[in-house]
Context: one part of a larger RNA
RNA sequence: UUGGGUUUAAAGGGUGCGUAGGCGGAAUGAUAAGUCAGUGGUGAAAGUUUUCGGCUCAACCGGAAAAUUGCCGUUGAUACUGUCAUUCUGGAAUAUGGUUGCUGUGGGCAGAAUGUGUGGUGUAGCGGUGAAAUGCAUAGAUAUCACACAGAAUACCGAUUGCGAAGGCCGCUCACAAAGCCAAUAUUGACGCUGAGGCACGAAAAUGUGGGGAUCAAACAGGAUUAGAUACCCUGGUAGUCCACACUGUAAACGAUGAUAACUAGCUGUUGGUGAUACACAAUCAGUAGCUAAGCGAAAGCGAUAAGUUAUCCACCUGGGGAGUACGACCGCAAGGUUGAAACUC
Numbered sequence: 001u002u003g004g005g006u007u008u009a010a011a012g013g014g015u016g017c018g019u020a021g022g023c024g025g026a027a028u029g030a031u032a033a034g035u036c037a038g039u040g041g042u043g044a045a046a047g048u049u050u051u052c053g054g055c056u057c058a059a060c061c062g063g064a065a066a067a068u069u070g071c072c073g074u075u076g077a078u079a080c081u082g083u084c085a086u087u088c089u090g091g092a093a094u095a096u097g098g099u100u101g102c103u104g105u106g107g108g109c110a111g112a113a114u115g116u117g118u119g120g121u122g123u124a125g126c127g128g129u130g131a132a133a134u135g136c137a138u139a140g141a142u143a144u145c146a147c148a149c150a151g152a153a154u155a156c157c158g159a160u161u162g163c164g165a166a167g168g169c170c171g172c173u174c175a176c177a178a179a180g181c182c183a184a185u186a187u188u189g190a191c192g193c194u195g196a197g198g199c200a201c202g203a204a205a206a207u208g209u210g211g212g213g214a215u216c217a218a219a220c221a222g223g224a225u226u227a228g229a230u231a232c233c234c235u236g237g238u239a240g241u242c243c244a245c246a247c248u249g250u251a252a253a254c255g256a257u258g259a260u261a262a263c264u265a266g267c268u269g270u271u272g273g274u275g276a277u278a279c280a281c282a283a284u285c286a287g288u289a290g291c292u293a294a295g296c297g298a299a300a301g302c303g304a305u306a307a308g309u310u311a312u313c314c315a316c317c318u319g320g321g322g323a324g325u326a327c328g329a330c331c332g333c334a335a336g337g338u339u340g341a342a343a344c345u346c
Stems, first nucleotide, its partner, number of pairs: 004317003007300002012314001014201004021194003025088007033081002035077008048066007091191001092188004096183005103177007110154001114150008125136002162169002207246005216240001220236004258313006266291009295302002319346003328339004
């Protein structure tokens, strides 16, 4: 390379947008580049293969044929692909009208809880644990009442619910922005799919500057436990947790399952539309769950939301360790990230 694979054995990029490229709906005509057929030239000789012959055989040598799968020209064929032209509506998109949601950004507001402060009541404990102690408390704690302040998070509703490309998103409300779905028509007329590079987004933690700091809490301190206890438990507690603007670019970024399209029995829930009817039953489109037919699978299982049957494009895999390491390059303030070996060894 051919071939085989990627839920769990090695292997789907964290996600999207999109450049080049690859692939691409239906009809008619033209063309004849690819494609196919005939034919001409060329494809040196030696070598190779077949066959015939010469050295007594063979090696060796000679003759003939084949092959040389190629290239160039020429004459045709026109199904498919390409190109050009004209059309089409099924893919795609737009318009109109409804509708849905924890979708995003910014602002405003609310009530519980927690902590703190001030004042009142009140007196000896509180707190914590397996048991304790550190800790707090007669300078009046804990408890309780009133008021005030602060920051962060939104019980119940709540769900096998919903939305988002993914990360993710839940108090209420306003503004702005985006998206999906449905319905009946209308419009454009293949405008599509995928996507190497590239660009954008991307949990938590971490970093920079400036704020903020209630709770919780790496580090740290103390008390316990223990043979020890740099832990688990307890009392404290700083970064951080929150906000703004930057940076980082990684996760079991998981459905461990790339995207798009078509096809292949059913049954049961549920969300959002639509139509019909009238509270029963059933239909349809788009989601989201459970069970299964065929089929697939090593099995577990998957099963119209496929891991079934196919097509197109991208990414990735090739024994374990060494190693996601070294070196180099690029990126980053740093931490580090991306790319990514070999010796050796089993």
Description:
This is a predicted structure of a 346-nucleotide part of an RNA (small-subunit ribosomal RNA, central domain) from a bacterium. The RNAcentral record of the full RNA draws on ENA and SILVA.